Context: one part of a larger RNA
RNA sequence: UUGGGCGUAAAGCGCAUGCAGGCGGUUUUUCAAGUCGGACGUGAAAGCUCCUAGCUCAACUAGGAGAGGCCGUUCGAAACUGGAAGACUUGAGGAUGGUAGAGGAGAGUGGAAUUCCCGGUGUAGUGGUGAAAUGCGUAGAUAUCGGGAGGAACACCAGUGGCGAAAGCGGCUCUCUGGGCCAUUCCUGACGCUCAGAUGCGAAAGCUAGGGGAGAGAACGGGAUUAGAAACCCCGGUAUUCCUAGCCGUAAACGAUGUCAACUAGGUGUAGGAGGUCAUUUACCCCUUCUGUACUGCAGCUAACGCGUUAAGUUGACCGCCUGGGGACUACGGCCGCAAGGCUAAAACUC
Numbered sequence: 001u002u003g004g005g006c007g008u009a010a011a012g013c014g015c016a017u018g019c020a021g022g023c024g025g026u027u028u029u030u031c032a033a034g035u036c037g038g039a040c041g042u043g044a045a046a047g048c049u050c051c052u053a054g055c056u057c058a059a060c061u062a063g064g065a066g067a068g069g070c071c072g073u074u075c076g077a078a079a080c081u082g083g084a085a086g087a088c089u090u091g092a093g094g095a096u097g098g099u100a101g102a103g104g105a106g107a108g109u110g111g112a113a114u115u116c117c118c119g120g121u122g123u124a125g126u127g128g129u130g131a132a133a134u135g136c137g138u139a140g141a142u143a144u145c146g147g148g149a150g151g152a153a154c155a156c157c158a159g160u161g162g163c164g165a166a167a168g169c170g171g172c173u174c175u176c177u178g179g180g181c182c183a184u185u186c187c188u189g190a191c192g193c194u195c196a197g198a199u200g201c202g203a204a205a206g207c208u209a210g211g212g213g214a215g216a217g218a219a220c221g222g223g224a225u226u227a228g229a230a231a232c233c234c235c236g237g238u239a240u241u242c243c244u245a246g247c248c249g250u251a252a253a254c255g256a257u258g259u260c261a262a263c264u265a266g267g268u269g270u271a272g273g274a275g276g277u278c279a280u281u282u283a284c285c286c287c288u289u290c291u292g293u294a295c296u297g298c299a300g301c302u303a304a305c306g307c308g309u310u311a312a313g314u315u316g317a318c319c320g321c322c323u324g325g326g327g328a329c330u331a332c333g334g335c336c337g338c339a340a341g342g343c344u345a346a347a348a349c350u351c
Base pairs, nucleotide, nucleotide: 004322005321006320007305008304012319014201015200016199017198021194022193023192025088026087027086028085029084030083031082033081034080035077036076037075038074039073040072041071042069048066049065050064051063052062053061054060091191092188093187094186095184096183097182098181099180103177104176105175106174107173108172109171110154115149116148117147118146119145120144121143125136126135162169163168206247207246208245209244210243211242215241216240220236221235222234223233258318259317260316261315262314263313266296267295268294269293270292271291272290273289274288275287276286300307301306324351325350326349333344334343335342336341
């Protein structure tokens, strides 16, 4: 290179935006770059094919003829690709009217609970465990009542419910703001899809500076357990967890399943719309339809498990990735980072 693959065997970038590139709806005219055909040119020798000949045959050798190019020139063809000009509305976008939502950012605010402080009542225990002990408590704890402070998280509602590209998002109110869905079929008229590099977002932990610090709690101290216990259990407890600004850029970042589009039986639930029917005690129920989210399942696929209109089925476009295990999510080099480290990524050797 050809070929085969990527849910679980190696393999889908964590997610998006998007330049170059690749690919691109229906239709008319035209050009003739790709494409196809003819003619001419060129196509050394050897080689190849065919016909002869020479070594006793063959291999081999010699002679003759022919074929041979992602080539050039020229003349044509116009279906397809491409270029130019024009048209279209189904793709895409917009408009108008509705609509659901923990989508995002900022500000404010509420109640329950934990802890701490003050005061009252009250007296000897309390707490914790498998059992204990460390701990707390006569300097008055635990319990209980009243008041106050402060931080963090939002019970019930709550639902294989909703929203978001993913990470993720849950008390309530206000302000600003993104996206979706449905209906109308009014406007633009292919404006599209994908995307190397690039750019942005990106849980937790960690880092820098400044705040904050209730509870939880790496490290650490103590008590137990145990042969030991550097653990699991218990009593404490710093960083951290929270906020602001800036880094980091990784996760079993998972549906372990790239994005977009088309096609291919159904059934059942649920969420958001629209239409119809029946009603008119208007909610509902029922039917149709669009969008999402689950379960089940035919065909088909699959090594099996399973997937199955939300495909892992049947196809197309584009990107990423894989090529035995270990060495190795490593070394070296480069780039990035304050650091921790990240990204890229071998070989010897070995089985």
Molecule: small-subunit ribosomal RNA, central domain
Organism: uncultured prokaryote